[in-house]
Context: one part of a larger RNA
Molecule: small-subunit ribosomal RNA, 5' domain
Organism: uncultured prokaryote
RNA sequence: GAUUGAACGCUGGCGGCAGGCUUAACACAUGCAAGUCGAGCGAGAAAGCCUUCGGGUGAGUAAAGCGGCGGACGGGUGAGUAAUGCAUGGGAAUCUGCCUGGUAGUGGGGGACAACAGUUGGAAACGACUGCGAAUACCGCAUACGCCCUACGGGGCAUUCUACGGGGGAAAGCGGGGGACCUUCGGACCUCGUGCUAUUAGAUGAGCCCGCGUAAGAUUAGCUAGUUGGUGGGGUAAUGGCCCACCAAGGCGACGAUCUUUAGCUGGUCUGAGAGGAUGAUCAGCCACACUGGAACUGAGACACGGUCCAGACUCCUACGGGAGGCAGCAGUGGGGAAUAUUGCACAAUGGGCGCAAGCCUGAUGCAGCCAUGCCGCGUGUGUGAAGAAGGCUCUAGGGUUGUAAAGCACUUUCAGCGAGGAGGAAAGGUUGUAAUUUAAUAGAUGACUGGAUUGACGUUACCUGCAGAAUAAGCACCGGCUAACUCCGUGCCAGCAGCCGCGGUAACACGGAGGGUGCAAGCGUUAAUC
Numbered sequence: 001g002a003u004u005g006a007a008c009g010c011u012g013g014c015g016g017c018a019g020g021c022u023u024a025a026c027a028c029a030u031g032c033a034a035g036u037c038g039a040g041c042g043a044g045a046a047a048g049c050c051u052u053c054g055g056g057u058g059a060g061u062a063a064a065g066c067g068g069c070g071g072a073c074g075g076g077u078g079a080g081u082a083a084u085g086c087a088u089g090g091g092a093a094u095c096u097g098c099c100u101g102g103u104a105g106u107g108g109g110g111g112a113c114a115a116c117a118g119u120u121g122g123a124a125a126c127g128a129c130u131g132c133g134a135a136u137a138c139c140g141c142a143u144a145c146g147c148c149c150u151a152c153g154g155g156g157c158a159u160u161c162u163a164c165g166g167g168g169g170a171a172a173g174c175g176g177g178g179g180a181c182c183u184u185c186g187g188a189c190c191u192c193g194u195g196c197u198a199u200u201a202g203a204u205g206a207g208c209c210c211g212c213g214u215a216a217g218a219u220u221a222g223c224u225a226g227u228u229g230g231u232g233g234g235g236u237a238a239u240g241g242c243c244c245a246c247c248a249a250g251g252c253g254a255c256g257a258u259c260u261u262u263a264g265c266u267g268g269u270c271u272g273a274g275a276g277g278a279u280g281a282u283c284a285g286c287c288a289c290a291c292u293g294g295a296a297c298u299g300a301g302a303c304a305c306g307g308u309c310c311a312g313a314c315u316c317c318u319a320c321g322g323g324a325g326g327c328a329g330c331a332g333u334g335g336g337g338a339a340u341a342u343u344g345c346a347c348a349a350u351g352g353g354c355g356c357a358a359g360c361c362u363g364a365u366g367c368a369g370c371c372a373u374g375c376c377g378c379g380u381g382u383g384u385g386a387a388g389a390a391g392g393c394u395c396u397a398g399g400g401u402u403g404u405a406a407a408g409c410a411c412u413u414u415c416a417g418c419g420a421g422g423a424g425g426a427a428a429g430g431u432u433g434u435a436a437u438u439u440a441a442u443a444g445a446u447g448a449c450u451g452g453a454u455u456g457a458c459g460u461u462a463c464c465u466g467c468a469g470a471a472u473a474a475g476c477a478c479c480g481g482c483u484a485a486c487u488c489c490g491u492g493c494c495a496g497c498a499g500c501c502g503c504g505g506u507a508a509c510a511c512g513g514a515g516g517g518u519g520c521a522a523g524c525g526u527u528a529a530u531c
Stems, first nucleotide, its partner, number of pairs: 001531004006527005013378006019371002021336001026334003030331003035069003040066002048057003076289003085214002088211004094206002099202008107141001109139002116131006147168004153162003173194006182187001215261003222252003227249008264286004268279004291312005314325004342368001344367003350364001351362004381411004391402004417467003421463001425458001431451001433449002436446003475520005480501003486515005496503002
């Protein structure tokens, strides 16, 4: 000099854009943060209103249940981890819901569990028994070239490749519309859409292996028994001591094994001419974790932050028998600390989940609030004005300086204030019409074009304009040298200053005050830290 997620002191006008628990991965009151689908299924209130007192409406609405998809994303934190991580470059022995393209199919049956009703246990949390009984829930049967298993034979140097034959395995419906024919008037049937099943290819995502790089300590020198390798098995989506039986005795290490300490890694960030050094907040990628430890279940995907089970610590409820909980989500509280914000608004936009859709949910996100924490911009007036006023300070007492500074005169009105106007962020979706495609069809559906009406949290928006009036707006540090800027008074090695050298013991440009000056400026200094 540059820099900071800074803090402290004094001071403080406005705006834009960013940032905001670095400490206790300490404990948490309260609210919210993951739901959705009636176009899978059965079932189905009440208040209120009307009433002829029968009932109707509310309403096939709400709530609950079965079922599907999603709760593995998004959001948080950095405790652990020096390598099961990360960065980079490769690899083969794998899986992949939703999505896209292809191929084939979607036939015919059965028995249950909830809900519900009844009985009943418990303080509660939560159950138990009996009955009823739906489905895209569950289970057989049929069919299945392809898919899976099997290698007689054949090919290959080889772990192996190849299925003539044999064996095994699927499915579910729902919605819209409709002319003839049939009809128990429900439909059958036709058609369109969407699902479902099997399989294949892709895309996306994920698992695994290898090379190289990745902090300090030798006052850590030896470490290792599933240890290192082989054979055979088990296990996994998949390779592999991943696990097991047997066999061999290996494997790593001064090119630093093992042990100890510290630490999430990277793109980057800061500094520097660079080389390098330091660092890893915000943003982005990867990893790990979710009160502590362990475990599996479900599932395409978890060994799962707002799921389950067990153990532990802590907190709470209890009728003492037993139960409930997990903010390192967003706010917020206590505590710790030098120190870090609102228990805000909205789903309008972007994105996500579910749904045919309308839509619902979304503390993701978009915004607003607080804080000079940082960067940037603007303002606190402009011109004129010598009687060089008064006052202050100083003086050799003449003067000098503050100083065109003020006053005065003439202007302007940014910002703040008050009033009026006013974009863009809005594209869609839904709806009207047109032709096209599909179709037996002028229904219906689909995409294209088209018309009009809508959808904004921010928001009293940005911006523009009117009004009045200099009106609403300057401080902080320093002045011995380094280092820009000097005099007077007080003090008298005292009180004090100080980054280094050093000042102060009676004329202190170095302490304290004043006048003056210098430097920065809504900031200025100090402290801490890095280069």